[in-house]
RNA sequence: AGAUGGCCGGACGGCCGCUCGGCUGCAUAUGCAGUCGGGAGGAAAGUCCGGGCUCCACGGAAACACGGUGCCGGAUAACGUCCGGCGAAGGCGACUUCAGGGAAAGUGCCACAGAAAGCAAACCGCCUGAGCGUGCUCUUCGGAGCCGGUCGGGUAAGGGUGAAAGGGUGCGGUAAGAGCGCACCGCGCCCCUGGUAACAGGGGUGGCAGGGUAAACCCCACCGGGAGCAAGACCAAAUAGGGACGACGUGCCGCCCUCGGGCGGCAGGCUGUGUUUCCGGGCCGUCGUCCGGGUAGGUUGCACGAGGCGUCCGGUAACGGGCGUCCCAGAUGAAUGGCCGUCUCCUGGUAUCCAGGGACAGAACCCGGCUUACAGGCCAUCU
RNA sequence: GCGGGAUUGGCCGAAUGGCUUAGGCGCUGGACUGUGAAUCCAGCCACGAGAGUUCGAUUCUCUCAUCUCGCCCCA
Numbered sequence: 001a002g003a004u005g006g007c008c009g010g011a012c013g014g015c016c017g018c019u020c021g022g023c024u025g026c027a028u029a030u031g032c033a034g035u036c037g038g039g040a041g042g043a044a045a046g047u048c049c050g051g052g053c054u055c056c057a058c059g060g061a062a063a064c065a066c067g068g069u070g071c072c073g074g075a076u077a078a079c080g081u082c083c084g085g086c087g088a089a090g091g092c093g094a095c096u097u098c099a100g101g102g103a104a105a106g107u108g109c110c111a112c113a114g115a116a117a118g119c120a121a122a123c124c125g126c127c128u129g130a131g132c133g134u135g136c137u138c139u140u141c142g143g144a145g146c147c148g149g150u151c152g153g154g155u156a157a158g159g160g161u162g163a164a165a166g167g168g169u170g171c172g173g174u175a176a177g178a179g180c181g182c183a184c185c186g187c188g189c190c191c192c193u194g195g196u197a198a199c200a201g202g203g204g205u206g207g208c209a210g211g212g213u214a215a216a217c218c219c220c221a222c223c224g225g226g227a228g229c230a231a232g233a234c235c236a237a238a239u240a241g242g243g244a245c246g247a248c249g250u251g252c253c254g255c256c257c258u259c260g261g262g263c264g265g266c267a268g269g270c271u272g273u274g275u276u277u278c279c280g281g282g283c284c285g286u287c288g289u290c291c292g293g294g295u296a297g298g299u300u301g302c303a304c305g306a307g308g309c310g311u312c313c314g315g316u317a318a319c320g321g322g323c324g325u326c327c328c329a330g331a332u333g334a335a336u337g338g339c340c341g342u343c344u345c346c347u348g349g350u351a352u353c354c355a356g357g358g359a360c361a362g363a364a365c366c367c368g369g370c371u372u373a374c375a376g377g378c379c380a381u382c383u
Numbered sequence: 384g385c386g387g388g389a390u391u392g393g394c395c396g397a398a399u400g401g402c403u404u405a406g407g408c409g410c411u412g413g414a415c416u417g418u419g420a421a422u423c424c425a426g427c428c429a430c431g432a433g434a435g436u437u438c439g440a441u442u443c444u445c446u447c448a449u450c451u452c453g454c455c456c457c458a
Base pairs, nucleotide, nucleotide: 001383002382003381004380005379006378007377008376010343011342012341013340014339015338016337018039019038020037021036022035023034024033025032026031041360045371046370048369049368050367051366052365053228054227055226056225058280059279060278061277062276063275064274066224067223068222069221070220071085072084073083074082075081086100087098088097089096090095101219102218106217107216108213109212110211123159124158125155126154127153128152129151130150132148133147135146136145137144138143167185168184169183170182171181172180186208187206188205189204190203191202192201193200194199232300233299234298235297242291243290244289245288246287247286248285250267251266252265253264254263255262256261268284269283270282271281292457293456294455307326308325309324310323311322312321313320314319345357346356347355348354349353384454385453386452387451388450389449390448393408394407395406401438410426411425412424413423414422431447432446433445434444435443
């Protein structure tokens, strides 16, 4: 000068408050007083993933659709997270980054430029054949060579266009060229060896077929029911348990009867939280939207949990297991604060002192991650 | 707290991954008119921010920012 990983996020004391819980006293009770104890974070945030928990008349199975994930192996309750490895790219290096399956199933797209953009094609060139010319040079006068148009053929070396032009470099070869031949490199296929695998190494073989794009459709493999603590349960209060529209759907018979319903039977129908089918279940009037009206209350869910700390063991690690120990926020117009003193850190100054400042931000059912914000400081390893 | 949607000039609003991002209202200047309005002509002004995929992004993907809507009871 850097790289990687981890940690802290001002400390102590006094006074005055706030909130929750325990105990004691007063009080019929709501409460009040005293005392003891607890009281924001590494991200409590964004709500981007995953899970626990709760509910849904649907539960189970299959297929299809839709969505997501995507090298390999492992960890985990699970994950798009983490760990280890492989490959590619970058860096002198420590190390970093990667949505990193399939383009040889099929379809689409590749603007402009360019001859040509996916199937091969030929603008300038290069080579060559025929024939032409008021052309030039030589001539032994027969012609020969050169040059320039025209028509045809061969090329893909070179130029030019583009993000991308049908392997790369070199030698040989050729009329000029070309994997046309050869060597090395790359690539495809086959085999062997190592590895759980991704893959790596080696050998043989093929003269190269098959450009890119899947964060385009798609194919393959795997995963996924939906909604969310304003879920849900109980108590209490109020209003008009009211109106309109729509969706799908039940009819028949008998009995009772307060004449509007109830009960029973038969058949049928309906019901998915993506669609369809099957098995079972449930229902036979339910659901949705809008208008209108009402309240703005309490308890629970709700804090013992994939929990924290210490230690030992297994594992490269993520992580797992054993033992010991601890109980550690619970608000709801929403507590977790204010003042003073001492010390600490930073900045400035007239500098054994004085002044100012101390980031990002704040729980709301809980947990595992990711991402984003963050003054300043500390530690370890490495280049 | 939870869930959904949106962001393109001053305002409304369109877009197949491809030329300079349509159109309307508005604004500015000019023409017309005695003046103004209307009309005509010309012009100015944009993809919320940052990364990534791609030859190329308003469009596809991710992260962030801002705005907006819904939620209780009668049910």
Predicted 3D model of RNase P RNA and transfer RNA as a complex of 458 nucleotides. It holds a member of the Rfam family "Bacterial RNase P class A". Gene Ontology terms of the family: dimeric ribonuclease P complex, tRNA processing and ribonuclease P activity. Model confidence (mean pLDDT): 78 of 100.